A computed fold for an 89-nucleotide RNA from an Actinomycetota bacterium, annotated as Glycine riboswitch aptamer. The sequence was found by an Rfam model in a public genome assembly. Of the family's consensus pairs, 91% are formed in the model. Lineage of the source: Bacteria > Bacillati > Actinomycetota. Its mean pLDDT, the model's own confidence on a scale to 100, is 76.
[in-house]
RNA sequence: GCAACCCACCCGGGAGAGCGUCAGCACCGCUGGCCGCCGAAGGAGCAACCGCCCCGGAAUCUCUCAGGUACCCGCACCGGGUGGGCCAG
Repeated sequence: GCAACCCACCCGGGAGAGCGUCAGCACCGCUGGCCGCCGAAGGAGCAACCGCCCCGGAAUCUCUCAGGUACCCGCACCGGGUGGGCCAG
């Protein structure tokens, strides 16, 4: 100095589900109530699976607390870039 791994940020891609109804407001948008629905922020549960197999790590599965439900935004995940950490070879 470099590979791998982890974290943060940037770029590109990125699904699902009522443009529901009522009311209010500083008014064409926002907020709140009411149901209906979605799972890919987060969270929780089971344990498929994985490991150094005592014990740990655990999901794209399940739940829907939270979040979301025209467009936009956001979103797990994938690829690339930058910086930092880390340390085998």